[in-house]
């Protein structure tokens, strides 16, 4: 230098054949249960989907650029 993969909640990830409130598990918080704790059960909060621009009626999902991480080749 060229090419490929990854970047979504505090953590690990799903969703990536565009479709309308963006999800799961764990963690956090509240409650139930218990003599108490743990476990179990119910609930709540938490996200500008790395960033910017564009395409579209509509973008986490498509295009371009760029940042970070990993890899292949030279």
């Nucleotide at each position: 230098g060229u090419c490929c993969c990854c970047g979504u909640a505090g953590c690990u990830c799903a969703g990536c054949u565009g479709g309308a409130c963006a999800g799961a598990g764990c963690a956090a918080c509240c409650g139930c249960c218990u003599c108490c704790u743990a476990a179990g059960c119910g609930g709540u909060a938490g996200g500008u989907c790395g960033u910017g621009c564009g395409u579209u009626c509509g973008a986490a999902u498509c295009g371009c650029a760029u940042c970070g991480g990993g890899g292949a080749c030279g």